[in-house]
Context: one part of a larger RNA
RNA sequence: CUGGGCGUAAAGCGCGCGUAGGUGGAUAUUUAAGUCGGAUGUGAAAUCCCCGGGCUCAACCUGGGAAUUGCAUUCGAAACUGGCAAACUAGAAUGUGAUAGAGGACAGUGGAAUUUCUAGUUUAGCGGUGAAAUGCGUAGAUAUUAGAAGGAACAUCAGUGGCGAAGGCGACUGUCUGGGUUAACAUUGACGCUGAGGUGCGAAAGCGUGGGUAGCGAACAGGAUUAGAUACCCUGGUAGUCCACGCCGUAAACGAUGAGAACUAGAUGUUGGUAUUUAUAAUCCUUUAGGAUCGUAUCUAACGCUAUAAGUUCUCCGCCUUGGGAGUACGGCCGCAAGGUUAAAACUC
Numbered sequence: 001c002u003g004g005g006c007g008u009a010a011a012g013c014g015c016g017c018g019u020a021g022g023u024g025g026a027u028a029u030u031u032a033a034g035u036c037g038g039a040u041g042u043g044a045a046a047u048c049c050c051c052g053g054g055c056u057c058a059a060c061c062u063g064g065g066a067a068u069u070g071c072a073u074u075c076g077a078a079a080c081u082g083g084c085a086a087a088c089u090a091g092a093a094u095g096u097g098a099u100a101g102a103g104g105a106c107a108g109u110g111g112a113a114u115u116u117c118u119a120g121u122u123u124a125g126c127g128g129u130g131a132a133a134u135g136c137g138u139a140g141a142u143a144u145u146a147g148a149a150g151g152a153a154c155a156u157c158a159g160u161g162g163c164g165a166a167g168g169c170g171a172c173u174g175u176c177u178g179g180g181u182u183a184a185c186a187u188u189g190a191c192g193c194u195g196a197g198g199u200g201c202g203a204a205a206g207c208g209u210g211g212g213u214a215g216c217g218a219a220c221a222g223g224a225u226u227a228g229a230u231a232c233c234c235u236g237g238u239a240g241u242c243c244a245c246g247c248c249g250u251a252a253a254c255g256a257u258g259a260g261a262a263c264u265a266g267a268u269g270u271u272g273g274u275a276u277u278u279a280u281a282a283u284c285c286u287u288u289a290g291g292a293u294c295g296u297a298u299c300u301a302a303c304g305c306u307a308u309a310a311g312u313u314c315u316c317c318g319c320c321u322u323g324g325g326a327g328u329a330c331g332g333c334c335g336c337a338a339g340g341u342u343a344a345a346a347c348u349c
Stems, first nucleotide, its partner, number of pairs: 004320003007303002012317001014201004021194003025088001027086001030083002033081002035077008049065006091191001092188004096183004103177007110154001115149007125136002162169002206247006215241002220236004258316006266294003270290004299304001323348002331342004
């Protein structure tokens, strides 16, 4: 290379946008690059293969044929692919009317709770644990009442519920803003799909500068436990957690399942629309777009998957090729650093 694979055995980039490239709906005409056919030339001879001939046979030698799957020129064919130019609406998109939503950004507002402070009442304990102790408390704690400050998070509603490409998103109000769904039409007329490079987004932790700091809490200190206890438990507690701006670019970034399209039994319940019926509060039923459970055929090593496929196919991208060494070394690129990314070999089994 061919071939085989990627839910769990090695293997789907964390997720978008998109360049090149690859690939692409339906109709009729044309062209003839690909494609198919004929002819001519060439494709040295020997060899190989077939039919003969000669050495007594054979090896060997030898005649003819076939083959030389190719290339060039030329004449044709026009189904398919491609090209030019037309016309189409089933893909895609736009417009109009509705509609659900923790989608995003910014600003403002709210109540419960923790903590601290101030004032009152009250008196000897509180706290903590398996049991204790460190700790707090007669300088009046804990408890309780009233008030104040400040930070962070938003109980109930809440749901195999919703939204988002993913990360993720949950108090309320306002402003700005992205996407989706749906009904009936209208418009454009293949404008589509995928996507190497590229570019953007990307939890937590971490980093830089400046703020903020109620609670929690790496490090650290003390008390316990223990043979020891650099832990688990307890009392404290700094970075951090929060905000603004800028980096980092990784996660079991998981559905461990790339994106798009078509097709292939059903059943149950659920979210958002829509049409119908009965009729104003629900029911029934139609059709869509999600999100679940079960399940036939199929598939699978099994587990299981099953219209949201891991079934049957097509297009495009990424990735895998025994374990360890190793996601390491070296080099390159990126980063303030931490490190990230790309990525071997010797050796060993």